[in-house]
């Protein structure tokens, strides 16, 4: 850089000691009944490796390479459409931007 997926799922302990939820802004949550982080063990899942198939897909998850284990990627911020009490507003839907993970 390209591409697929992102509304599901998954803990306990130790160390540690203050913030954390990607960036920026707004909101709202989580956090000394100890967050983020590190370590151990455990678990979830099914992207690649496996099997079937022309393919799309489907099956398996014992093993390997990753990944993940608060909240839809926590929500929104850009565009379009619809609806509503006409509001520079709100809600819903769709798409985009950005991000995360896998594969190349």
């Nucleotide at each position: 850089c390209u591409u697929a997926u992102c509304a599901a799922g998954a803990g306990c302990a130790g160390c540690g000691g203050a913030g954390g939820a990607a960036a920026c802004g707004g909101g709202u949550c989580c956090a000394g009944u100890g967050a983020g982080g590190c370590u151990g063990c455990g678990g979830c899942a099914a992207c690649c490796g496996g099997c079937g198939g022309a393919a799309a897909c489907g099956c398996a998850a014992a093993c390997g390479g990753u990944g993940c284990c608060a909240a839809u990627u926590c929500c929104c911020g850009c565009a379009c459409a619809a609806u509503g009490u006409u509001g520079u507003c709100a809600u819903u839907g769709u798409g985009g931007a950005a991000g995360a993970u896998g594969a190349g």